[in-house]
RNA sequence: GGAGCAGGCGAGGCGGUCGCUCUUUCUUCCGAGGAGGAAGAAAGGGAGGAAAGUCCGAACUCCACAGGGCAGGAUGGUCGCUAACUGCGACUCCGGGCGACCGGAGGAAAGUGCCACAGAAAACAUACCGCCUGCUUCCUUAGGAAGCAGGUAAGGGUGAAAAGGUGAGGUAAGAGCUCACCGCUUCGCUGGUGACAGCGAAGGCAGGGCAAACCCCAUCCGGAGCAAGACCAAAUUAACCCCGUUUGAGGAUGGCCCGUCCGAAGGGGUGGGUAGGUCGCUGCAGCUGCUGAGCAAUCAGCAGCGUAGACAAAUGACCGCCGCUGCCUCAGGCAGUAACAGAAUUCGGCUUACGUCCUGCUCCAGCC
RNA sequence: GCGCCUGUAGCUCAGCAGGAUAGAGCAGCUGCCUUCUAAGCAGCGGGUCGGGGGUUCGAAUCCCUCCAGGCGCG
Numbered sequence: 001g002g003a004g005c006a007g008g009c010g011a012g013g014c015g016g017u018c019g020c021u022c023u024u025u026c027u028u029c030c031g032a033g034g035a036g037g038a039a040g041a042a043a044g045g046g047a048g049g050a051a052a053g054u055c056c057g058a059a060c061u062c063c064a065c066a067g068g069g070c071a072g073g074a075u076g077g078u079c080g081c082u083a084a085c086u087g088c089g090a091c092u093c094c095g096g097g098c099g100a101c102c103g104g105a106g107g108a109a110a111g112u113g114c115c116a117c118a119g120a121a122a123a124c125a126u127a128c129c130g131c132c133u134g135c136u137u138c139c140u141u142a143g144g145a146a147g148c149a150g151g152u153a154a155g156g157g158u159g160a161a162a163a164g165g166u167g168a169g170g171u172a173a174g175a176g177c178u179c180a181c182c183g184c185u186u187c188g189c190u191g192g193u194g195a196c197a198g199c200g201a202a203g204g205c206a207g208g209g210c211a212a213a214c215c216c217c218a219u220c221c222g223g224a225g226c227a228a229g230a231c232c233a234a235a236u237u238a239a240c241c242c243c244g245u246u247u248g249a250g251g252a253u254g255g256c257c258c259g260u261c262c263g264a265a266g267g268g269g270u271g272g273g274u275a276g277g278u279c280g281c282u283g284c285a286g287c288u289g290c291u292g293a294g295c296a297a298u299c300a301g302c303a304g305c306g307u308a309g310a311c312a313a314a315u316g317a318c319c320g321c322c323g324c325u326g327c328c329u330c331a332g333g334c335a336g337u338a339a340c341a342g343a344a345u346u347c348g349g350c351u352u353a354c355g356u357c358c359u360g361c362u363c364c365a366g367c368c
Numbered sequence: 369g370c371g372c373c374u375g376u377a378g379c380u381c382a383g384c385a386g387g388a389u390a391g392a393g394c395a396g397c398u399g400c401c402u403u404c405u406a407a408g409c410a411g412c413g414g415g416u417c418g419g420g421g422g423u424u425c426g427a428a429u430c431c432c433u434c435c436a437g438g439c440g441c442g
Stems, first nucleotide, its partner, number of pairs: 001364008009355001012322007020046011048340001052351002055349005060225004067258004072221005077091005092105005106216002111214002113210003128156002130152010164182006183205001184203008229279004239270005250262003284306001286305008323337006369441007378394004387425001396412005418434005
């Protein structure tokens, strides 16, 4: 100087004045002594690491079936963690990188399908150039050229990929034809919870890629969502139309089928009326510290803390001191308070947007 | 809150079952024809396939993520 990984913070702190909002206590008032609402005083609290995207999973609530099956969907190395997950941790293998590190992950002998152009040939493979043997013809010093028949897949060419690779032997020339090493398959032993790793033996061996191709295998999946849902108050059709009345209309929260049930002052449609308020709404799989177990994720024990709850939607403005940043005429003065951006049931993750600010560890290169 | 669709030339759209030069019409420019225009005929240019990453020999097309726009239910 460049690079890799992990963690943290999020431009303010203190004090004062005024303003907004919530909780607790007290007082008063409105309303019908109702559902509920308002004013004042005191004390205390008041946006994020992503609150965002709505991508996963749950808690919670409702649907009588949260019964069975089909279709459909999701996940995918192994082992752990967790309430659960497509998340997290560790490990194994493959690929990339000089390296610190980063990315990926079931199955291609169950079947079907695709591999353009080029190339002889792209999956029941093949012979363009070539190599060897024999015969015929021509030329002719050894020999060369052309044609035919047989053998061949080592060499060359095409391509991302061409009947496993390298070397030696062997052969008319070649080929796992033979041998050695490597690759592959099967079996055995050792280590490991396991994915796998190491060693040995046998075999000449299915010639590749793609499953983010259809598919196969294993595991899992009831649905909807806080605008879920519960309660109080108020107002209002004596309206019209259709179907049905136990021989069953219609319905039971993704689709279809079966089963089981609900159902007659039933079910549906058009028009009309009301739409005010309360709960859900914040104490939780919560946070902090210490100790122990574990490689870690995390778990257990002990102690301490309580941290917004709005509803046309609050959290703001000003002043002083300090802090930080920039500039200058530099014991000081001036200006500013950075980026992405704002809760709406809550939590665990993922992804994206950021000031590149702080801390730690590691790698590479150069110089002293 | 829930579900679905679209993005390709200046404009409107094909191509989406992965093959190598990415197309059609209109518009634009040039030439011919005509006294001159229009029409007609011929030719030409013009493309980060919304952005990024991945799979593959190869991606507009398949997968993941981000952005913009539209529709429906409630």

Predicted 3D model of RNase P RNA and transfer RNA as a complex of 442 nucleotides. The coordinates come from a structure-prediction model, not an experiment, and the mean pLDDT is 75.